[in-house]
Context: one part of a larger RNA
RNA sequence: UUGGGCGUAAAGAGAGUGCAGGCGGUUUUCUAAGUCUGAUGUGAAUGCUUUCGGCUUUACCGCAGAAGUGCAUCGGAAACAGCAUAACAUGAGUGCAGAAGAGGGUAGUGCAACUCCAUGUGCAGCGGUGGAUUGCGUAGAUAUAUGCAAGAACACCAGUGUCGAAGGCGCCUACGUGGUCUGCGACUGACCCUGAGACUCGAAAGCUUGGGUAGCGAUAGGAUAAGAUACCGUGGUAGUCCAUGCUGUAAACGAUGAUUGCUAGGUGUAGGAGGGUUUCCUCCCUUCAGUGCCGGAGCUACGCAGUAAGCACUCCGCUUGGGGAGUACGACCGCAGGCUGAAACUC
Repeated sequence: UUGGGCGUAAAGAGAGUGCAGGCGGUUUUCUAAGUCUGAUGUGAAUGCUUUCGGCUUUACCGCAGAAGUGCAUCGGAAACAGCAUAACAUGAGUGCAGAAGAGGGUAGUGCAACUCCAUGUGCAGCGGUGGAUUGCGUAGAUAUAUGCAAGAACACCAGUGUCGAAGGCGCCUACGUGGUCUGCGACUGACCCUGAGACUCGAAAGCUUGGGUAGCGAUAGGAUAAGAUACCGUGGUAGUCCAUGCUGUAAACGAUGAUUGCUAGGUGUAGGAGGGUUUCCUCCCUUCAGUGCCGGAGCUACGCAGUAAGCACUCCGCUUGGGGAGUACGACCGCAGGCUGAAACUC
């Protein structure tokens, strides 16, 4: 490499958009490059192979044939796939009418709590713990009352609930904005799927410049302990927040790539639509698209099971014993580092 694989054994890229490429719905007609078929020519000799023959026999040698799965030319077929052609409406999209939503962005407002500050009351403690210590306090703390300031986060509602491609998203209001779902079946007419490169997005931490800093807090001191680079306690810088640019990684997980079709049921839940019943409340049935649980066939070690890890097609990515090693070297990008990524050797 082939083959076999990729939830947990090695293996699905963090996610999307998309050029090339690969793949591609139904019907008609045409063509004949692919495909199938016939003929002709050619396919050296040796070798291989079949029947004979020659050495007593084998090996060996010889004659004749077959084969040489191929190539070229000339005919033929038209199912499949290709080019062309005319249509279709079921894939895909548009339109119209509705629906839900922490989807993203900008601006503005609000409240509880913590903390700081000011003032009043007030007197000796407070705080904290398993117990303490460090710490704060007669320069009046803690407590309590009133007022002010600032920053960050948005209790309850809250739900294997919603939305988003993923990362992720939760007070309220306004503005402009992306996607999804349902119904109708008006329009376009295969416009589809995947996608090497490429481009874009991408938690936290970190970095640049400038702001901001309440709480928490990489850190220091105190305890504990055999030790204690921890758990506990007291302070506290960077950071956490905002703006700007960079970084590009995570157990970026459903450890499960994307699309499409098919394959028993049962039961929750959130969004629609259509029926039936009903005075109302409700309840029942069908259906679409989500999200959970149980479970049959099938697969299977566990388990998965219409949200498949079942049965199949298409396209991409990845794997091939452990260590060495996600290292070295080189390339590219970056401030740090990232990405690509071996071998010797060894078991």